[in-house]
Context: one part of a larger RNA
RNA sequence: GACGAACGCUGGCGGCGUGCUUAACACAUGCAAGUCGAACGGACAGACAGAGAGCUUGCUCUCUUGAAGUUAGUGGCGAACGGGUGAGUAACGCGUAAUCAACCUGCCCUUCAGAGGGGGAUAACAACGGGAAACCGUUGCUAAUACCGCGUACGAUUCACAGGCGGCAUCGCUUGUGAAUGAAAGGUGGCCUCUAUAUAUAAGCUAUCGCUGAAGGAGGGGAUUGCGUCUGAUUAGCUAGUUGGAGGGGUAACGGCCCACCAAGGCAAUGAUCAGUAGCCGGUCUGAGAGGAUGAACGGCCACAUUGGGACUGAGACACGGCCCAAACUCCUACGGGAGGCAGCAGUGGGGAAUCUUCCGCAAUGGACGAAAGUCUGACGGAGCAACGCCGCGUGAGUGAUGAAGGUCUUCUGAUUGUAAAGCUCUGUUAAUCGGGACGAAAGAGUUCUGUGUGAAUAAUGCAGAAAAGUGACGGUACCGGAAUAGAAAGCCACGGCUAACUACGUGCCAGCAGCCGCGGUAAUACGUAGGUGGCAAGCGUUGUCC
Numbered sequence: 001g002a003c004g005a006a007c008g009c010u011g012g013c014g015g016c017g018u019g020c021u022u023a024a025c026a027c028a029u030g031c032a033a034g035u036c037g038a039a040c041g042g043a044c045a046g047a048c049a050g051a052g053a054g055c056u057u058g059c060u061c062u063c064u065u066g067a068a069g070u071u072a073g074u075g076g077c078g079a080a081c082g083g084g085u086g087a088g089u090a091a092c093g094c095g096u097a098a099u100c101a102a103c104c105u106g107c108c109c110u111u112c113a114g115a116g117g118g119g120g121a122u123a124a125c126a127a128c129g130g131g132a133a134a135c136c137g138u139u140g141c142u143a144a145u146a147c148c149g150c151g152u153a154c155g156a157u158u159c160a161c162a163g164g165c166g167g168c169a170u171c172g173c174u175u176g177u178g179a180a181u182g183a184a185a186g187g188u189g190g191c192c193u194c195u196a197u198a199u200a201u202a203a204g205c206u207a208u209c210g211c212u213g214a215a216g217g218a219g220g221g222g223a224u225u226g227c228g229u230c231u232g233a234u235u236a237g238c239u240a241g242u243u244g245g246a247g248g249g250g251u252a253a254c255g256g257c258c259c260a261c262c263a264a265g266g267c268a269a270u271g272a273u274c275a276g277u278a279g280c281c282g283g284u285c286u287g288a289g290a291g292g293a294u295g296a297a298c299g300g301c302c303a304c305a306u307u308g309g310g311a312c313u314g315a316g317a318c319a320c321g322g323c324c325c326a327a328a329c330u331c332c333u334a335c336g337g338g339a340g341g342c343a344g345c346a347g348u349g350g351g352g353a354a355u356c357u358u359c360c361g362c363a364a365u366g367g368a369c370g371a372a373a374g375u376c377u378g379a380c381g382g383a384g385c386a387a388c389g390c391c392g393c394g395u396g397a398g399u400g401a402u403g404a405a406g407g408u409c410u411u412c413u414g415a416u417u418g419u420a421a422a423g424c425u426c427u428g429u430u431a432a433u434c435g436g437g438a439c440g441a442a443a444g445a446g447u448u449c450u451g452u453g454u455g456a457a458u459a460a461u462g463c464a465g466a467a468a469a470g471u472g473a474c475g476g477u478a479c480c481g482g483a484a485u486a487g488a489a490a491g492c493c494a495c496g497g498c499u500a501a502c503u504a505c506g507u508g509c510c511a512g513c514a515g516c517c518g519c520g521g522u523a524a525u526a527c528g529u530a531g532g533u534g535g536c537a538a539g540c541g542u543u544g545u546c547c
Stems, first nucleotide, its partner, number of pairs: 001546003005543005012393006018386002020351001025349003029346003034077003039074002042071003049064007084304003093229008103221003108217007116150001118148002125140006156181011186209006195202003230276003237267003242264004247259003279301004283294004306327005329340004357383001359382003365379001366377004396426004406417004430488001433482004440474001447467008491536005496517003502531005512519002
């Protein structure tokens, strides 16, 4: 000098930050991942309309159609992001620089080519049954952008043949011919130009959102390599899938990654192996620098999700709020069996010197889904608590000598506290009070209008532009204005030397102090108290750690 600090005494305000460093200990409760009815069949509800009945003649009841709406289930996308923690890891984990002629990529952008014709189921639902529950079984019905064949194939993949170009070793790119394999799904709005019914509809047309195959891009990921990355030799030898080969399997992909066979290799004093410790980095602290220490907050990467193992789904996981198995623990039970995982946000117990609210809101930014309105979002934006840190402000300013009183000291004269106070003249920051009152919110969507593209179209819709209206958790907050009052706001440590600052009394090697030297045994500037002084100041000291 610094700190994610703690402790003691003290404590006015504001801004911006920070806040379990210990038990990766156990967790009550609530919330943290949903969304789409414009994919689908149902269910609920029922405006308007129509019909019938009752009559009290304008009401009630019944039936039919059924708009806007809600949604358990099937289906799609998301749930692999975002958020937390640092246990493990001394490793291509991380950092940096390269390589992939050994790779993958949902959504997004660009381009090319398509979407023909069929089928069988199943949840929901109903009936029956089992179970304390969790939940499950049988039979029957039904839909799809769910599932499965068939047809087609611009590309694509595989094989065969014939060429061309190139390189970085294995090789890479590409042209032609033939054969084989393999796709798809519809929804919504509008309209009658075409087609078909025949006057208004859709199987038609059109716009748009989707679907399938392929190529390229962007962004993301995977793999390999050079160099760097703590301590110990009181750890000197380690290694059989071990090192390599040709073959096979597996993977998106190379590879002992795995397997059978063959060879006997591979690493190590330039420190292998073993043991200990540790997430790594940008950075942070210190230092003139070189270095040393460190890795809280913020950002990047990695690893983990009670412990251990495993795969499934998927573009992506071997998946924190998914599944299965084993283990420990907790809970429910009708004892047969079940349920759970805060290292998400709050919060509880425990541990500890020590670390916060079971708050508000999706208004902004970002994300998921949706055509959109919108829904969800403990991400995030905010508020709350804590002098934990940094920064700023205040606790008044000027004047005022009878140098007041009181205190302390005294050689008893005085000295000092001390312009300090009182008094007088001012100011009004902050707090408190009264009133006004934001920026952050203008985009997107919806509505109206204009231009333009598609279109048969004055319909619809895409794109661009314009207009008006509306949208704030924070918050009646910041800020501004008014009025009044010096009123509401100072402590802590030290005073022997180092080191700025001295006297009196008490004590008497006692009580005690102390960072080092040391002080105290009857005149203690070193202990305790008082007065005074010095330093810093809403803080001041102490302790701990690093330089």